[in-house]
RNA sequence: UUCCCGAAAAGGCAAACCCGUCGCGAGACGGGGACUCAAAGCUAUGGGCUCUUAACCGUCCGAGGGGGGACGGAUAAGGCUGCCAGGCUGCCGAA
Repeated sequence: UUCCCGAAAAGGCAAACCCGUCGCGAGACGGGGACUCAAAGCUAUGGGCUCUUAACCGUCCGAGGGGGGACGGAUAAGGCUGCCAGGCUGCCGAA
């Protein structure tokens, strides 16, 4: 000095909840707040979760000149990085 690592100190972040604004919604932003976090900094790339969804597929119900309704699936477009990985960057320094 670098990596693993995480004691101390300084500084930093800010869950739930409350208020305001935006959004159909998931949620976002601002203020308060502090459960926590050594990447709780950045990134929706993979998985996962979640919201909405015209047409499509399946099941059921209804109607019988009517083209409807419910549920599920799939697709598309979104949201979440404080769910797990991946990528990029980074403060301090004991064992």